Large-subunit ribosomal RNA, domain II from a Patescibacteria group bacterium, 701 nucleotides, folded computationally. Taxonomically the source falls in Bacteria candidate phyla (Bacteria). Its mean pLDDT, the model's own confidence on a scale to 100, is 82. It matches the Rfam family "Bacterial large subunit ribosomal RNA".

Context: one part of a larger RNA
Parts: sequence; structure tokens; C1' cells
RNA sequence: GCCAACGAGUCUGCUAACAAGGGCAAGGCUAAGGGAAUGAUCCUGGAGCCGGAGCGAAAGCGAGUCCGAAUAGGGCGAUUAAGUUCUUGUUACAUGGACCCGAAACCGGGUGAGCCUACCAUGGGCAGGGUGAACACUGGGUAACACCAGUGGGAGGCCCGAACUCAGCAAUGUUGCAAAAUUGUGGGAUGACCUGUGGUAAGUGGUAAAAUACCUAUCGAACCCGGAGAUAGCUGGUUCUCCUCGAAAUAUAUUUAGGUAUAGCCGAUAGUGUUCCCAACAGAGGUAGAGAUACUGAAUGGUUUGACUGGGGGGCAACCUCUGGCGACCAACCAAACUCCGAAUUCUGAUUGGUCAAGAACUAUCGAGUCAGAACGUGGGGGCUAAGCUCCACGCUCAAAAGGGAAACAGCCCAGAUCGCCGUCUAAGGCCCCAAAAUCUAUGCUCAGUGGGAAAGGAUGUGUGAUUUCCAAGACAGUCAGGCAGUUGGCUUAGAAGCAGCCAUCUGUUAAAGAGUGCGUAAUAGCUCACUGAUCUAGUUAAGAAGUCAUGCGCCGAAAAUAUAACGGGGCUCAAGCAUAGUGCCGAAGACGCGAGUUAGUUGCUGCAUUCGUGUAGUGAUUAGCGGUAGAGGAGCGUUCUGUAUGCAGUGAAGCGAAGGGGGGACCCGACGUGGAGCGUACAGAAGUGAGAAUGUUGGC
Repeated sequence: GCCAACGAGUCUGCUAACAAGGGCAAGGCUAAGGGAAUGAUCCUGGAGCCGGAGCGAAAGCGAGUCCGAAUAGGGCGAUUAAGUUCUUGUUACAUGGACCCGAAACCGGGUGAGCCUACCAUGGGCAGGGUGAACACUGGGUAACACCAGUGGGAGGCCCGAACUCAGCAAUGUUGCAAAAUUGUGGGAUGACCUGUGGUAAGUGGUAAAAUACCUAUCGAACCCGGAGAUAGCUGGUUCUCCUCGAAAUAUAUUUAGGUAUAGCCGAUAGUGUUCCCAACAGAGGUAGAGAUACUGAAUGGUUUGACUGGGGGGCAACCUCUGGCGACCAACCAAACUCCGAAUUCUGAUUGGUCAAGAACUAUCGAGUCAGAACGUGGGGGCUAAGCUCCACGCUCAAAAGGGAAACAGCCCAGAUCGCCGUCUAAGGCCCCAAAAUCUAUGCUCAGUGGGAAAGGAUGUGUGAUUUCCAAGACAGUCAGGCAGUUGGCUUAGAAGCAGCCAUCUGUUAAAGAGUGCGUAAUAGCUCACUGAUCUAGUUAAGAAGUCAUGCGCCGAAAAUAUAACGGGGCUCAAGCAUAGUGCCGAAGACGCGAGUUAGUUGCUGCAUUCGUGUAGUGAUUAGCGGUAGAGGAGCGUUCUGUAUGCAGUGAAGCGAAGGGGGGACCCGACGUGGAGCGUACAGAAGUGAGAAUGUUGGC
């Protein structure tokens, strides 16, 4: 991993509600107990409970009552609905393990010191070599000591180094030789040394040259059994079928935020009977927008004769002048917490009309699930007018939705799959080939493969429109010629002569010529331009030349990591690109057509029942529906056992395999083979009643 088997909402009722069915009914029922039977029953028992009347704290009054002075007014009632009991079901609740599996832990009683730690008792072990303390003796030496030398001596947590012991370093090993080793190297090696045997210390504890270390491969509290099915607002799992409907991810509260309660939204049943929805009409409002002597505030420039006000300068002074503040006026302008104004949507309605329909709306009871939402569009807050960001609001889709389109692509566009069909029409989107349908029609644009990624900014790309100026009195471009004088303007400077820099920028001669546009020189020089003349010549119903503005389509700006890789590919240029107009076609599980099923309604016929209202079963017609997670409701299939009835079986039961057949499905039947003794069917009843998932359990392979 696969296969097989096992594997999860159960039981009880000390309570309640609702539903269905039954009994009796203004009443209904007994409980304990007692009696009689003897399997589960019958009889008795009226204590008590519920209902039949409420209101008030109560006395109490009573279809009323309470508050009140009240006959007012108001609250709660009556005026209208029958209850009660039994059975079954559903749900909740309660007792419990209470749907199943799952902790780490806590507590109790025991078992452990054959490992390791410390201690106690008693034993054992340490090759060899080196060093040479105290001390003694001898000699020297001293007044005597001291002291010196030699000889002896043999001290030491002394030295080197085996056994022994330890484990600092490295490699190997890492499914090992080994759940800690091997090899090499290394430390101690007469000591706080090493070691055998026996003993002592125990978990709220021991031991510890102290590391939270060790206490039998286990230690921030050992192990074993028990309390025990601890608890788990947490994770995982929770088993057959078909049919109908179908959510939520919100509000409020919460030692609450991944939990829960109530409401909201869903289902079932019963009821009301259009209340829903749409339109009209009548109202509500202060958003978008807009506005500014209509307020509050913000705010730029200007003007000012305005009996306002601060400061500077000049002047003897009068006064002149410069610059602010405030006010007024003019022009332009701003606001979520401004409004003289003011929509669209929206909201309300007891009015009118429409739809005659929606599993519409509302009411009651019962059963839920949901409380992590997501993207997109729009209006906003936060953020950086960042985020596949975050928080609201309105809408939509996904969630719980398949199908077609967007190459692929939960949330985008189209569209909501009951089933069948080798039928038709369309939506979005498409129609050269891949690949269904136009190499369609008409008129333009684009040359960039733009299309088929991007900004500020840049540019004689090109189309269209508008506008200004020049032109046979010769435009524009080209060619030839001139481009001068005062003057080297003044200053500065070593120099500064049009051309480093500063200041000024005149006059004359002229057809024209700057106190100079650029290059150039050390400074001059030289070249050139502006400006002028000539030459050359331009479709004259105009064309041409020079500019400016607006606009269509293009160009540059444009760098990324495995491989083209920014049309899905091929490939496309009067297009297979872009714009405008048009015709046709393709295209979905959409719509239509034909057939079938099913649910709900309406209706016909037949049977049965009937309280004569109708109900129910079957069979037709017709209308509408039938995507679906959580979840609610309905109808069924199968398994084991029990009862009653009735069957099959050695002429072969169950089980196993199985051609074939039946059913909407769970499933059912089954020739034949195998097997060798039990097993069905109908109607009831009771459950250890359905497996693919739980790192499920056990077994097999």
C1' cells in the first nucleotide's frame, strides 16, 4: 500500500412542548395501596392533578377587577376558539462516559540503587626507570652555633612510562560491529587512585566536587497498576437510495472574539386570503451638483477720499514719501464637520389602478443550520486617491452553479443542467488555417508586425480641419556680389581691436550692413551670419512658400534572470490591423420542437368511505415547477432476530462464482457450476441495522 472483518446519536424518564392516532367530554385521569388471577391482565382505590374566570401585593370583589374622589381615563381580563387522558413519533432537558477515537497532566497504592550517585563493611591491584626532602654519620669550619662538602637515607595529591583507568582531539561509522563503537592521538597512573563482593539512602523523595545532572537505553519530577470511558468551547471521523424546498458567514450581548444565547435568513404543519409586488398620486429629505453682500470659516491679486490705525525715511514746520493691519469695493476662488439653493435614486402612505400571480406576503407552532466569508462594479473612511490591503454602504456572482465565451483562469461576460433526441433559433463571443461560421459589402486610416504591454518628455512620420503672413512689383531654396565709416566705443586688463568680463548700444554713408550670430587669434588677422542687390525662375479660374492651433493613426522614450515566451499558435499589410456603416452565418445543458418521468395546483371519470360538507385510492386532461453545500421535510431498499400465516430443500438449503433478465434507485430474480444442510415469502414487531476515509483496530498478502 491493497484485501477482508470490526468500527461512531444509544439506553433510562425523576420532566416539558408539539404532532399524529385513540377514549371520554364541561369534564378528563387516577397515584400509592388493596383484591383476584398467574407471564406480561382484570377489578378496586377520587387522595391528588389539569380544565371549566378573572383581576388585585392583599383583604377581597367577580364578567369583571386594579389604580383612583370619580360613573373619568388607563392596565389586565370577559364578550369568540374544549378540555383531559393513553399510545407512538420528534425535539429539548435531566441522570449518566451520552455520537466515536485522541492529550499533556492530577491523585492513590505499590515496584525499583543488578545502571548510575553518595556512604558503610570486607577484600584485591598498581612492570620498570628517574629525581633525591627531612634526618643520620664522617670530614672541614666556628669561641660555640651557623655554615660547607662527602657518604648514607628514601620523602612527594613529585617526574617518565606499561597494566589499570579516563575520554581532550580527529577520522571512520550514521538501515553501524555497536540504541554511543572502532582506529589513531591523548590525560592520570602511591592517589581527593582504581577495583571485586555484600549492604544503606526512594519519587511531595533520594543522591549530587552542582550539569536540573543521575535514580535500570525513561527524569524540571522514575516505573507499574488503579481513580478512569479524567477533562478537551480543540483536531479528525461519523456507514443505504430516491423525491421536494433550501440558508448563513449579519445585529445585540458575552473574562467575549475560531465558543454560545436571542433576533435575522431556511424547512415542515396549520391559518389569513392579495395583505406582496409594480405604476400613478400625495408626502419626507439636504446627498451629487452648484453657490459666495445667504451665514460660518478659509483665501490670492488689485483699487481706495477711509474724519480708522502701527512703523520707517526726508523736512524747522506745514507736509511729502515708503511699508503693514483693519474696513469697504473690484476681479478670481475653496470647504466632511458652510448653505440663499438643489436633483436622480431612495423612503412613507390608511388613496387609486394594474398583475390573478409568486413554493408572493403575513400570523402561530415545531425542526434547523449560520455568527472565519471572497472577488467584481459603484459611493465613501483608513493607507501613499499603495496592495490579490483594510473597514462600511448599495448591487451582483462565487460560496452552494454545471454549460458557452475570456488560450488556460471560484468571484469577469452570456446563461441557471428533471431525463432522452444524428431536430430548429439565438446570447456573450466569433466567421484565413489549427477550429463551427464572410479570405463578405462600402468608405477611409496605419507601415510601426503598431495591432499583440507602460509615463513624463521628445521629434520636418503621416491623414483631416482651422487660421496668420509672403508671392510675376518675382516669394522660398540655390548661385554671384556687398556686408562700410567715426572706432581698437568706454571700462577692465600684460593684452581685450564686434566675439574673457562689466557699462552703454549712438551717429554717419547707404540698396544694405548689429558698437555684432557663430568659428577663430596671445592680441590683431582670417572665415561666417543678420541685412541688401543681382541672377534664376513657380500649373495665374490658381498653384507654391513660411508659420501657428486643434485633431485621427503611428515613432522614440522601452533593461532580467533554464527557452521564442507581452497575438493561444500558424501566419496576417488596399489586412486576417484600426475607424464608420451594412448584410449574412456560426455559436450554450438558454429558447423552441417531439417523447418520457416526477412534484404542486385545477379539472373529468371510476371504486370505497361519508358526520352528505367531503375525504381517499386508481386512471385521464391541462397549467406551472424540478442546479444545489449546511439544513428541514417526504417516500422507500437492504441486514439480524421474534410472532402469526404459508412454503422450499440430499431429485441438493445457505454460502461462493455467474451468462442473462427486471426496477427510478437503494436493490431483486437467475440458467449453469461449486457446495453439502438448512432457508425463504406475506403481514406485524424489536434492533449490537448499511463504511472509503478517523497518521482508525485486528488479520492476511